[in-house]
RNA sequence: UGCAAUGUAGCGCAGUGGAAGCGUGAUGGGCUCAUAACCCAUAGGUCGUAGGAUCGAAACCCACCAUUGCUA
Numbered sequence: 001u002g003c004a005a006u007g008u009a010g011c012g013c014a015g016u017g018g019a020a021g022c023g024u025g026a027u028g029g030g031c032u033c034a035u036a037a038c039c040c041a042u043a044g045g046u047c048g049u050a051g052g053a054u055c056g057a058a059a060c061c062c063a064c065c066a067u068u069g070c071u072a
Base pairs, nucleotide, nucleotide: 002070003069004068005067006066007065010024011023012022013021018055026042027041028040029039030038048064049063051061052060
C1' cells in the first nucleotide's frame, strides 16, 4: 500500500428475509446435616456505527470503525 476474514448476552459460539437462541457464567429457589453435583425459575442483547433497498433485515447493498491474517 492493497486484499481477505471476523464483530450477536459477562465469556465462547449458532442463527442467509417473517425478527434472536445454545453452552458456560450471574442471581434466586429446590434437594442435602452441610458443600459440591443435580433440578427449576429469573435477569442480562435495541446483533460494531451510520445510511440505503424491501411490506418486513442480525442476514441484502454502500460507507466507515475495531481486531486478526496475508501482501508490498